[in-house]
RNA sequence: GGGCCGGUAGAUCAAUGGAAGAUCGCUACCCUUGCAAGGUAGAGGUUGUGGGUUCAAAUCCCACCCGGUCCA
Repeated sequence: GGGCCGGUAGAUCAAUGGAAGAUCGCUACCCUUGCAAGGUAGAGGUUGUGGGUUCAAAUCCCACCCGGUCCA
């Protein structure tokens, strides 16, 4: 320098064009003498950045940034 894969909640990952959800974690309450486990509810997202296409973009296109891997 080039090819491929990836970047989404605090963590690990879904969502393949109709507008983002799960598990764990966190907070409050219930339960317990207390803790854990369990139950209920809640908070938490400029979807890596900037453009483009579209009525509508996490999703499609372009450039760039970061990580992994392979080639040189």
About this RNA: Predicted 3D model of a 72-nucleotide RNA (transfer RNA) from a Candidatus Aenigmatarchaeota archaeon. The prediction has a mean pLDDT of 82. The sequence was found in a public genome assembly.